Bacterial RNase P class A from an uncultured Bacteroidota bacterium, 396 nucleotides, folded computationally. It was read from a public genome assembly, where an Rfam model found it. Its mean pLDDT, the model's own confidence on a scale to 100, is 76. Of the family's consensus pairs, 92% are formed in the model. Rfam family: Bacterial RNase P class A. It is annotated as a ribozyme.

RNA sequence: UUAGCAGGUCGUUCUAUCGCUCCGUAGUAAUACGGGGAGGAAAGUCCGGACAACAAUGAGCAUCCCGCCUUUAGAACAUAGAGGGCAUCAGACAGUAAAUGUUUGGUAACGGAUAGUGUCACAGGAAAUAACCGUCCCGCAGAAAUGCGGGAUAAGGGUGAAAACGCGAGGUAAGAGCUCACGAUAUUGCAGGGUAACUUGCAGUAGGGAAAAACCCCGGGAGUUGCAAAACCAAAUAAGCCAGGGCUUGAGGGUGGCUCGCCCGACCUGGUGGGUAGGUUGCAGGAUUCCAUAGCAAUAUGGGACCUUUCACAUUUCGGUGUGAAGAGAUAAAUGAUAGAAUCGCCCUUAAUCGUAAGGAGUAGACAGAAUCCGGCUUACAGACCUGCUUUUUUU
Repeated sequence: UUAGCAGGUCGUUCUAUCGCUCCGUAGUAAUACGGGGAGGAAAGUCCGGACAACAAUGAGCAUCCCGCCUUUAGAACAUAGAGGGCAUCAGACAGUAAAUGUUUGGUAACGGAUAGUGUCACAGGAAAUAACCGUCCCGCAGAAAUGCGGGAUAAGGGUGAAAACGCGAGGUAAGAGCUCACGAUAUUGCAGGGUAACUUGCAGUAGGGAAAAACCCCGGGAGUUGCAAAACCAAAUAAGCCAGGGCUUGAGGGUGGCUCGCCCGACCUGGUGGGUAGGUUGCAGGAUUCCAUAGCAAUAUGGGACCUUUCACAUUUCGGUGUGAAGAGAUAAAUGAUAGAAUCGCCCUUAAUCGUAAGGAGUAGACAGAAUCCGGCUUACAGACCUGCUUUUUUU
RNA backbone atom coordinates (compact mmCIF):
# COMPACT_ATOMS: atom_id res chain seq x y z
C1' U A 1 0.00 0.00 0.00
C1' U A 2 -4.04 -3.69 -2.00
C1' A A 3 -7.79 -7.16 -0.91
C1' G A 4 -10.46 -10.31 2.36
C1' C A 5 -12.31 -12.51 7.08
C1' A A 6 -13.81 -12.08 12.31
C1' G A 7 -15.22 -9.04 16.52
C1' G A 8 -16.77 -4.18 18.24
C1' U A 9 -18.31 1.59 18.38
C1' C A 10 -21.21 5.45 16.05
C1' G A 11 -25.32 5.51 12.95
C1' U A 12 -27.43 13.24 13.61
C1' U A 13 -28.10 18.60 15.61
C1' C A 14 -30.25 23.60 15.91
C1' U A 15 -33.81 27.65 14.67
C1' A A 16 -38.73 29.42 12.93
C1' U A 17 -44.00 28.55 11.65
C1' C A 18 -48.06 25.26 11.84
C1' G A 19 -50.15 20.52 13.68
C1' C A 20 -50.78 16.04 17.25
C1' U A 21 -50.13 14.18 22.26
C1' C A 22 -48.73 13.69 27.86
C1' C A 23 -47.62 16.31 32.59
C1' G A 24 -47.77 20.87 35.68
C1' U A 25 -49.83 25.91 36.84
C1' A A 26 -53.97 29.52 36.07
C1' G A 27 -59.02 29.63 34.42
C1' U A 28 -66.44 28.36 34.77
C1' A A 29 -64.83 27.19 29.96
C1' A A 30 -62.52 28.33 25.46
C1' U A 31 -57.59 28.84 26.17
C1' A A 32 -52.59 30.70 27.86
C1' C A 33 -47.67 29.78 29.81
C1' G A 34 -43.83 26.23 30.98
C1' G A 35 -41.53 21.32 30.54
C1' G A 36 -41.34 16.38 27.77
C1' G A 37 -42.55 12.99 23.39
C1' A A 38 -39.90 6.20 19.03
C1' G A 39 -34.20 2.17 18.60
C1' G A 40 -29.34 -0.09 18.45
C1' A A 41 -31.78 -3.20 17.24
C1' A A 42 -38.11 -0.80 19.21
C1' A A 43 -37.51 -6.73 15.21
C1' G A 44 -37.75 -12.41 16.39
C1' U A 45 -41.08 -14.17 20.76
C1' C A 46 -35.80 -17.85 21.71
C1' C A 47 -34.08 -17.95 27.32
C1' G A 48 -34.51 -15.94 32.36
C1' G A 49 -37.35 -12.89 35.59
C1' A A 50 -40.40 -8.64 38.11
C1' C A 51 -45.61 -8.44 38.70
C1' A A 52 -50.83 -10.61 38.74
C1' A A 53 -54.47 -14.61 39.43
C1' C A 54 -55.50 -19.65 40.59
C1' A A 55 -59.35 -21.07 48.70
C1' A A 56 -55.72 -24.52 51.64
C1' U A 57 -52.64 -28.94 51.04
C1' G A 58 -49.70 -33.56 49.43
C1' A A 59 -47.80 -38.39 46.74
C1' G A 60 -46.78 -41.17 42.30
C1' C A 61 -46.45 -41.78 36.97
C1' A A 62 -45.86 -39.47 32.45
C1' U A 63 -43.72 -35.00 30.26
C1' C A 64 -39.98 -31.24 29.97
C1' C A 65 -35.11 -28.89 31.10
C1' C A 66 -29.77 -29.09 32.40
C1' G A 67 -24.72 -31.86 31.81
C1' C A 68 -15.85 -30.86 31.88
C1' C A 69 -13.60 -28.11 36.53
C1' U A 70 -12.72 -23.62 39.54
C1' U A 71 -13.97 -18.61 40.16
C1' U A 72 -16.00 -13.39 39.44
C1' A A 73 -20.25 -10.20 38.03
C1' G A 74 -25.57 -10.73 38.33
C1' A A 75 -32.24 -10.71 41.10
C1' A A 76 -31.63 -15.09 37.91
C1' C A 77 -32.51 -21.92 36.59
C1' A A 78 -30.59 -16.43 31.86
C1' U A 79 -26.10 -14.60 30.31
C1' A A 80 -21.15 -12.64 30.28
C1' G A 81 -15.71 -12.37 31.84
C1' A A 82 -11.13 -14.86 33.61
C1' G A 83 -8.13 -19.14 34.54
C1' G A 84 -7.55 -24.38 33.90
C1' G A 85 -8.41 -29.82 32.06
C1' C A 86 -9.31 -33.34 28.11
C1' A A 87 -9.76 -33.50 22.77
C1' U A 88 -8.48 -31.65 17.99
C1' C A 89 -6.00 -28.48 13.83
C1' A A 90 -1.51 -25.83 12.11
C1' G A 91 3.74 -24.69 12.87
C1' A A 92 8.61 -25.66 15.24
C1' C A 93 11.93 -29.03 17.80
C1' A A 94 13.40 -34.03 19.52
C1' G A 95 13.34 -39.18 18.23
C1' U A 96 14.14 -41.35 13.65
C1' A A 97 13.27 -47.89 11.62
C1' A A 98 8.95 -45.44 13.17
C1' A A 99 4.79 -45.12 15.95
C1' U A 100 5.16 -41.16 19.08
C1' G A 101 6.69 -37.15 22.52
C1' U A 102 7.64 -31.77 23.98
C1' U A 103 6.32 -26.82 22.99
C1' U A 104 3.80 -22.22 20.63
C1' G A 105 -0.71 -20.46 18.65
C1' G A 106 -5.85 -21.32 17.41
C1' U A 107 -10.80 -23.90 17.99
C1' A A 108 -14.86 -24.74 21.29
C1' A A 109 -16.99 -30.44 20.29
C1' C A 110 -17.46 -31.75 26.54
C1' G A 111 -21.94 -37.31 31.60
C1' G A 112 -22.39 -42.36 28.95
C1' A A 113 -21.40 -46.15 22.65
C1' U A 114 -18.23 -51.92 27.77
C1' A A 115 -26.71 -51.78 30.18
C1' G A 116 -29.69 -52.57 25.83
C1' U A 117 -32.39 -51.67 20.92
C1' G A 118 -31.85 -49.36 16.28
C1' U A 119 -28.96 -46.48 12.11
C1' C A 120 -24.57 -45.47 8.73
C1' A A 121 -26.78 -42.95 2.03
C1' C A 122 -23.33 -43.32 -2.14
C1' A A 123 -18.82 -45.76 -3.30
C1' G A 124 -16.75 -50.47 -2.22
C1' G A 125 -16.23 -57.64 -2.74
C1' A A 126 -17.69 -56.59 2.09
C1' A A 127 -19.73 -51.60 7.10
C1' A A 128 -18.44 -56.74 11.21
C1' U A 129 -19.40 -64.35 11.06
C1' A A 130 -14.77 -59.39 5.82
C1' A A 131 -11.23 -62.22 -0.13
C1' C A 132 -12.31 -57.13 -5.51
C1' C A 133 -7.10 -56.83 -7.04
C1' G A 134 -2.81 -58.96 -5.27
C1' U A 135 0.63 -62.82 -2.62
C1' C A 136 1.69 -68.17 -1.52
C1' C A 137 0.82 -73.73 -2.05
C1' C A 138 -1.33 -77.97 -4.84
C1' G A 139 -3.54 -80.02 -9.41
C1' C A 140 -4.76 -79.81 -14.87
C1' A A 141 -3.65 -77.66 -19.94
C1' G A 142 0.42 -75.30 -22.57
C1' A A 143 7.01 -74.92 -26.03
C1' A A 144 6.47 -70.55 -23.13
C1' A A 145 3.75 -66.31 -21.61
C1' U A 146 -0.44 -67.62 -19.33
C1' G A 147 -5.42 -69.80 -18.35
C1' C A 148 -8.86 -72.87 -15.24
C1' G A 149 -10.00 -75.30 -10.48
C1' G A 150 -9.10 -76.13 -5.07
C1' G A 151 -6.89 -74.36 -0.52
C1' A A 152 -4.34 -70.59 2.60
C1' U A 153 -3.78 -65.26 3.54
C1' A A 154 -6.09 -59.06 6.75
C1' A A 155 1.23 -57.88 5.64
C1' G A 156 0.56 -54.61 0.19
C1' G A 157 -3.21 -51.89 -3.18
C1' G A 158 -8.23 -49.94 -4.28
C1' U A 159 -13.34 -47.62 -2.35
C1' G A 160 -14.82 -44.70 1.68
C1' A A 161 -15.68 -40.21 7.12
C1' A A 162 -14.38 -44.93 8.97
C1' A A 163 -12.05 -51.62 6.59
C1' A A 164 -10.34 -55.30 12.29
C1' C A 165 -5.05 -50.52 17.39
C1' G A 166 0.12 -48.38 15.38
C1' C A 167 5.62 -48.94 13.99
C1' G A 168 9.94 -52.12 13.66
C1' A A 169 12.30 -56.92 14.08
C1' G A 170 11.90 -62.23 14.18
C1' G A 171 9.18 -66.08 12.17
C1' U A 172 6.35 -68.23 7.93
C1' A A 173 4.92 -71.76 1.84
C1' A A 174 3.26 -66.61 1.80
C1' G A 175 1.32 -63.90 5.93
C1' A A 176 -1.04 -62.41 10.59
C1' G A 177 0.02 -59.74 17.99
C1' C A 178 1.88 -65.76 15.88
C1' U A 179 6.33 -64.03 19.21
C1' C A 180 9.51 -59.99 21.16
C1' A A 181 10.66 -54.86 22.33
C1' C A 182 8.60 -49.84 21.96
C1' G A 183 4.04 -46.82 21.65
C1' A A 184 -1.44 -45.06 21.62
C1' U A 185 -6.82 -45.71 23.47
C1' A A 186 -10.20 -47.55 27.21
C1' U A 187 -10.42 -49.78 31.91
C1' U A 188 -9.00 -52.29 37.05
C1' G A 189 -5.73 -52.16 41.43
C1' C A 190 -1.79 -49.71 44.32
C1' A A 191 1.31 -45.32 45.40
C1' G A 192 2.21 -39.91 44.62
C1' G A 193 0.57 -34.59 42.92
C1' G A 194 -3.74 -31.17 42.38
C1' U A 195 -9.48 -27.30 45.74
C1' A A 196 -11.29 -29.88 41.34
C1' A A 197 -11.84 -31.43 36.30
C1' C A 198 -7.65 -34.48 35.91
C1' U A 199 -2.46 -36.12 35.94
C1' U A 200 2.50 -39.17 36.92
C1' G A 201 4.62 -44.04 37.91
C1' C A 202 4.22 -49.50 38.48
C1' A A 203 1.50 -54.05 37.52
C1' G A 204 -2.76 -56.36 34.84
C1' U A 205 -7.02 -56.80 31.20
C1' A A 206 -9.43 -55.65 26.38
C1' G A 207 -9.81 -54.75 21.10
C1' G A 208 -12.92 -51.71 14.38
C1' G A 209 -15.14 -46.58 13.44
C1' A A 210 -19.19 -42.57 13.33
C1' A A 211 -23.30 -40.74 15.65
C1' A A 212 -27.27 -40.16 21.64
C1' A A 213 -29.62 -32.47 18.36
C1' A A 214 -31.62 -41.46 17.40
C1' C A 215 -34.54 -44.19 21.27
C1' C A 216 -32.22 -44.91 25.73
C1' C A 217 -29.12 -45.17 30.53
C1' C A 218 -26.72 -42.15 34.73
C1' G A 219 -26.83 -37.75 37.87
C1' G A 220 -29.39 -33.11 39.12
C1' G A 221 -33.81 -30.11 38.64
C1' A A 222 -39.06 -28.19 37.25
C1' G A 223 -46.74 -25.63 39.59
C1' U A 224 -49.40 -23.27 35.57
C1' U A 225 -51.26 -19.28 32.71
C1' G A 226 -50.05 -14.63 31.16
C1' C A 227 -51.33 -7.06 30.85
C1' A A 228 -55.77 -10.42 25.62
C1' A A 229 -52.78 -11.14 33.53
C1' A A 230 -55.75 -8.91 36.94
C1' A A 231 -58.45 -5.12 40.46
C1' C A 232 -62.51 -1.65 41.04
C1' C A 233 -66.96 1.33 39.70
C1' A A 234 -71.44 2.25 36.93
C1' A A 235 -75.54 0.47 33.93
C1' A A 236 -78.88 -3.29 32.04
C1' U A 237 -81.36 -8.00 32.26
C1' A A 238 -85.55 -13.07 31.65
C1' A A 239 -82.15 -18.68 34.59
C1' G A 240 -87.49 -17.07 30.69
C1' C A 241 -88.71 -21.75 27.83
C1' C A 242 -87.49 -27.08 26.01
C1' A A 243 -84.61 -31.71 26.61
C1' G A 244 -81.09 -34.86 29.36
C1' G A 245 -78.40 -35.79 34.05
C1' G A 246 -78.19 -34.96 39.40
C1' C A 247 -79.89 -33.63 44.45
C1' U A 248 -75.60 -35.97 50.46
C1' U A 249 -75.99 -43.68 48.42
C1' G A 250 -72.66 -36.76 45.53
C1' A A 251 -73.95 -34.83 38.92
C1' G A 252 -70.23 -31.32 38.65
C1' G A 253 -65.87 -28.37 40.21
C1' G A 254 -60.91 -27.12 42.43
C1' U A 255 -55.42 -22.73 36.40
C1' G A 256 -50.40 -27.94 32.29
C1' G A 257 -51.69 -34.16 31.49
C1' C A 258 -53.25 -38.94 34.17
C1' U A 259 -54.15 -41.65 38.96
C1' C A 260 -54.78 -41.42 44.23
C1' G A 261 -55.50 -38.37 48.52
C1' C A 262 -57.74 -33.72 50.41
C1' C A 263 -61.52 -29.94 49.92
C1' C A 264 -65.99 -27.24 47.83
C1' G A 265 -70.69 -28.63 46.23
C1' A A 266 -77.04 -28.12 44.68
C1' C A 267 -77.15 -27.58 40.71
C1' C A 268 -74.72 -29.17 35.86
C1' U A 269 -74.75 -29.99 30.27
C1' G A 270 -77.02 -29.02 25.35
C1' G A 271 -80.53 -26.01 22.50
C1' U A 272 -83.56 -21.59 22.00
C1' G A 273 -84.36 -16.62 23.50
C1' G A 274 -83.42 -11.58 26.02
C1' G A 275 -80.02 -7.54 28.29
C1' U A 276 -75.09 -5.16 28.63
C1' A A 277 -70.18 -4.71 26.44
C1' G A 278 -69.10 2.14 29.26
C1' G A 279 -65.29 4.03 32.52
C1' U A 280 -61.01 4.15 36.14
C1' U A 281 -56.59 1.61 37.69
C1' G A 282 -52.70 -1.67 36.15
C1' C A 283 -49.16 2.60 33.24
C1' A A 284 -43.56 4.08 34.10
C1' G A 285 -35.72 5.76 35.08
C1' G A 286 -34.93 1.68 39.87
C1' A A 287 -34.14 -6.24 40.79
C1' U A 288 -31.53 0.03 46.51
C1' U A 289 -32.49 2.26 51.12
C1' C A 290 -34.04 5.68 55.28
C1' C A 291 -37.58 8.89 57.74
C1' A A 292 -42.49 11.01 58.62
C1' U A 293 -47.93 10.81 58.37
C1' A A 294 -52.54 7.71 57.94
C1' G A 295 -53.98 2.66 58.92
C1' C A 296 -55.42 -3.33 63.16
C1' A A 297 -52.70 -4.96 59.00
C1' A A 298 -51.85 -5.31 53.90
C1' U A 299 -50.79 -0.84 52.02
C1' A A 300 -51.12 4.54 50.45
C1' U A 301 -49.05 9.57 50.37
C1' G A 302 -44.97 12.85 51.05
C1' G A 303 -39.74 14.08 51.89
C1' G A 304 -34.46 12.67 51.59
C1' A A 305 -30.06 9.47 50.40
C1' C A 306 -27.90 5.98 46.75
C1' C A 307 -27.60 4.13 41.76
C1' U A 308 -28.61 4.84 36.41
C1' U A 309 -29.44 7.40 31.14
C1' U A 310 -29.28 12.05 28.27
C1' C A 311 -28.13 17.28 27.95
C1' A A 312 -25.71 21.96 29.63
C1' C A 313 -21.74 24.39 32.32
C1' A A 314 -17.04 24.08 34.92
C1' U A 315 -12.65 21.22 35.74
C1' U A 316 -9.00 17.25 34.56
C1' U A 317 -3.12 13.59 35.52
C1' C A 318 -7.90 12.95 29.62
C1' G A 319 -9.04 7.48 33.26
C1' G A 320 -12.62 10.85 35.19
C1' U A 321 -14.82 14.59 38.89
C1' G A 322 -18.45 18.39 40.46
C1' U A 323 -23.11 21.38 39.89
C1' G A 324 -27.86 21.86 37.64
C1' A A 325 -32.06 20.27 34.59
C1' A A 326 -34.83 16.41 32.48
C1' G A 327 -36.47 10.96 32.27
C1' A A 328 -42.55 8.76 25.99
C1' G A 329 -47.27 6.44 27.73
C1' A A 330 -50.94 5.99 23.19
C1' U A 331 -55.73 2.59 23.19
C1' A A 332 -57.18 2.02 16.79
C1' A A 333 -53.31 3.59 18.62
C1' A A 334 -49.89 10.51 19.33
C1' U A 335 -44.21 11.37 18.90
C1' G A 336 -45.40 14.98 12.48
C1' A A 337 -45.04 18.58 8.08
C1' U A 338 -42.56 22.79 5.68
C1' A A 339 -38.33 26.16 5.24
C1' G A 340 -33.37 27.45 6.43
C1' A A 341 -28.67 26.50 8.58
C1' A A 342 -24.93 23.27 10.66
C1' U A 343 -22.25 18.64 11.14
C1' C A 344 -20.41 13.31 9.77
C1' G A 345 -19.73 10.73 5.29
C1' C A 346 -19.40 10.58 -0.20
C1' C A 347 -17.31 13.56 -4.93
C1' C A 348 -13.74 17.39 -7.05
C1' U A 349 -9.38 20.91 -6.64
C1' U A 350 -4.84 22.63 -4.16
C1' A A 351 -0.98 21.92 -0.62
C1' A A 352 1.56 18.44 2.57
C1' U A 353 3.65 13.30 2.77
C1' C A 354 4.03 10.28 9.47
C1' G A 355 -0.14 12.93 10.75
C1' U A 356 -3.28 16.37 8.04
C1' A A 357 -5.23 21.35 6.33
C1' A A 358 -8.04 24.76 3.13
C1' G A 359 -11.67 25.62 -0.64
C1' G A 360 -15.90 24.15 -3.97
C1' A A 361 -20.55 21.54 -5.59
C1' G A 362 -24.59 18.52 -4.53
C1' U A 363 -26.67 15.61 -0.81
C1' A A 364 -28.81 12.74 5.62
C1' G A 365 -27.39 8.36 2.61
C1' A A 366 -28.82 1.69 5.39
C1' C A 367 -31.88 -1.65 8.72
C1' A A 368 -36.06 0.17 10.43
C1' G A 369 -41.68 2.37 14.48
C1' A A 370 -42.64 1.76 21.49
C1' A A 371 -47.83 -1.04 23.40
C1' U A 372 -46.85 -3.95 31.08
C1' C A 373 -41.70 -3.71 32.13
C1' C A 374 -36.51 -5.39 32.86
C1' G A 375 -31.70 -8.50 31.93
C1' G A 376 -29.86 -11.47 27.90
C1' C A 377 -29.47 -14.25 23.11
C1' U A 378 -30.32 -14.32 17.77
C1' U A 379 -31.23 -11.82 13.15
C1' A A 380 -31.09 -7.10 9.64
C1' C A 381 -28.00 -2.91 8.41
C1' A A 382 -25.85 2.47 3.62
C1' G A 383 -21.52 4.67 5.41
C1' A A 384 -17.42 5.86 8.69
C1' C A 385 -14.06 4.41 12.53
C1' C A 386 -11.32 0.91 16.05
C1' U A 387 -8.95 -4.00 17.17
C1' G A 388 -7.01 -8.81 15.57
C1' C A 389 -5.61 -12.34 11.64
C1' U A 390 -4.42 -13.48 6.53
C1' U A 391 -2.91 -11.45 1.84
C1' U A 392 -0.91 -7.96 -2.49
C1' U A 393 2.69 -4.19 -3.75
C1' U A 394 6.78 -1.01 -2.65
C1' U A 395 10.81 0.92 0.30
C1' U A 396 14.57 0.40 4.11